A computed fold for a 168-nucleotide RNA from Marinococcus halotolerans DSM 16375, annotated as glmS glucosamine-6-phosphate activated ribozyme aptamer. Of the family's consensus pairs, 89% are formed in the model. Its Rfam family is "glmS glucosamine-6-phosphate activated ribozyme aptamer". It is annotated as a riboswitch.
């Protein structure tokens, strides 16, 4: 240093990188003709990069391009995963008094369906500075902006089953 085994810790714009992009070294062509050279185009080797936050987890199984915007836009492509989605199960909410059984629509601390208004610390990019590196770049500090979805609160509109039992 590599491989194997065991233990511990670590995540969801999360992890990785064989393609690409970019950087460096060497080298081929350009351009050999007496000599030299640029842009540019390749090859080999070694590196760098490869998601900025908001939001999101009842359980089991299945599935894959799994929400929202920001960005001077490679945040490209790919692989894996993932709180998404579907089905079932468990529990619950609403259906105009209560209970129970079906049915319908929802929901996992919330809960019928639209609409309107308000609230809900965005972060990076950017500017500036420090450290490291030949460089691409990496890490950190300071400053100033700037969303949408979702959620919460308020208002109003629409919708609001059936059986049995009890009560009024």
């Nucleotide at each position: 240093u590599c491989a194997u085994u065991a233990u511990u810790g670590a995540a969801a714009g999360c992890g990785c990188u064989u393609g690409g992009a970019c950087u460096g070294u060497u080298u081929u062509g350009g351009a050999a003709c007496g000599a030299a050279a640029a842009a540019c185009a390749g090859a080999a080797c070694a590196g760098u990069u490869g998601a900025c936050g908001a939001g999101g987890u009842g359980g089991a199984g299945g599935u894959u391009u799994a929400u929202c915007g920001a960005g001077u836009a490679a945040u490209c492509g790919g692989c894996g995963g993932a709180u998404g989605c579907c089905u079932c199960c468990c529990g619950g909410c609403u259906g105009c008094a209560u209970g129970u059984c079906u049915c319908a629509g929802c929901u996992g601390a919330a809960a019928g369906u639209g609409c309107u208004g308000g609230c809900u610390u965005a972060a990076a990019u950017c500017a500036u500075g420090a450290a490291g590196g030949c460089g691409a770049c990496u890490u950190c500090g300071u400053g100033g902006c700037u969303a949408a979805a979702g959620g919460c609160c308020a208002g109003g509109a629409c919708a609001c089953a059936g059986g049995c039992a009890u009560g009024a």